[in-house]
Molecule: FMN riboswitch aptamer (RFN element)
Organism: uncultured Odoribacter sp.
RNA sequence: UUCUUCGGGGCAGGGUGUAAAUCCCUACCGGCGGUGAUAGUCCGCGACUCCCCUGCGAGGGACCGAACCGGUGAAAUUCCGGUACCGACGGUGACAGUCCGGAUGAUAGAAGAA
Numbered sequence: 001u002u003c004u005u006c007g008g009g010g011c012a013g014g015g016u017g018u019a020a021a022u023c024c025c026u027a028c029c030g031g032c033g034g035u036g037a038u039a040g041u042c043c044g045c046g047a048c049u050c051c052c053c054u055g056c057g058a059g060g061g062a063c064c065g066a067a068c069c070g071g072u073g074a075a076a077u078u079c080c081g082g083u084a085c086c087g088a089c090g091g092u093g094a095c096a097g098u099c100c101g102g103a104u105g106a107u108a109g110a111a112g113a114a
Stems, first nucleotide, its partner, number of pairs: 001114006013025003027098002029087002031045004040085002049062004067083005089101003
């Protein structure tokens, strides 16, 4: 440098109601790289959405959520204990992190081959 493969999880139970996996109680989930030791909430990246550019592909830009306390330790906003918090767009008999859809997609990247 080229190619191949891989590359996102989660509403169980109950309440109200004509109707809710969308509301309420409660439950459940956590992409990738980094970091003195393991991270949804630290640093950075990707995804979604929007704009510019482009014949296409590529490229540029905007946007980009949320954590504290205590303990152990040489070292942890990462472990242990406690209590919190966060989650694109479109759809839907009623408002969605968890259902359906774009998406058998794309991508951060990981592994392998030449």